The part of an RNA shown here (large-subunit ribosomal RNA, domain VI) has 255 nucleotides and comes from Rubrivirga marina. Taxonomically the source falls in Rubrivirga (Bacteria, Rhodothermota, Rhodothermia, Rhodothermales). Its mean pLDDT, the model's own confidence on a scale to 100, is 86.

[in-house]
Context: one part of a larger RNA
């Protein structure tokens, strides 16, 4: 912009991408078969490799906004006790998110036409013949079946609801997000838990400062499973989403 009024949903499916892989064991059965050596088909189950989807419950890595421990310097007048620097100074832990080396899961079964091949009935050609007429089987390949996209499929389709003079829809702004380069999508916007703040919980860390007690002192014990705490999960209007502008359609003709 189109789809012939507009505006929000469910939807058909013309079409196009994906995907299609395989091994080994046991069993059937040491059975058919075979003189023996040896050794099936069919069928049934287990377990596995590569691909490759989700996912973050277990493991595991990251985790410069978290929590400890520590060197050497400043600095806060000093002790204490923070705090800047030094690669995030270095170290030992780690939430959420994000991974994978985990996790769960997928290529199952089924049908239709068929290749090559087997085949029935069957004559030209009184036999024979799978073919001429006719009929039946047959493949990891084909078209369906699985998955996702998908009505710009100009052949633009189909259903439901909404609107039509003050409404209906979108949009600007605003808080934002498992969404995101920007646009775009999603939530929310006082008739409110969107996001921050708070309050509790999970979780990480590992028992804080300060006091006493004990030691000549380093430190140790107590107060203490303590104190601090990012992104998780809940309540709670505290704080900010005010007011408010904009666009379009407004009954959708005839030839």
């Nucleotide at each position: 912009c189109g789809u012939u009024g507009g505006a929000g949903a469910a939807u058909u499916g013309a079409g196009u991408g994906g995907a299609u892989c395989u091994g080994u064991c046991u069993u059937u059965a040491g059975u058919a078969c075979g003189a023996g050596a040896g050794g099936a088909c069919c069928g049934a189950g287990a377990c596995g490799g590569a691909c490759u989807g989700a996912c973050c419950u277990c493991u595991a890595g990251u985790g410069u906004a978290c929590c400890a421990g520590u060197u050497g310097u400043g600095u806060c007048g000093c002790c204490a006790g923070a705090u800047g620097c030094a690669u995030u100074g270095c170290u030992g832990g780690g939430u959420a998110g994000c991974u994978a080396c985990g996790u769960c899961g997928g290529g199952a079964a089924g049908g239709g036409a068929u290749a090559a091949g087997c085949g029935c009935u069957g004559a030209a050609a009184g036999c024979a013949u799978c073919u001429a007429a006719g009929c039946a089987c047959g493949a990891a390949g084909c078209c369906c079946a699985c998955c996702a996209c998908g009505a710009g499929a100009u052949g633009a389709g189909u259903u439901c609801u909404c609107c039509c003079u003050u409404g209906u829809a979108g949009g600007u702004c605003g808080u934002u997000c498992g969404a995101g380069a920007u646009g775009a999508g999603g939530a929310c916007g006082u008739u409110g838990a969107u996001a921050g703040g708070c309050u509790g919980c999970a979780g990480g860390u590992g028992u804080a400062c300060g006091c006493a007690u004990g030691g000549c002192a380093a430190c140790a014990u107590g107060u203490u499973u303590a104190g601090c705490c990012g992104a998780g999960c809940a309540g709670u209007a505290c704080u900010a989403a005010u007011u408010a502008c904009c666009u379009a359609c407004u009954a959708g003709a005839g030839c």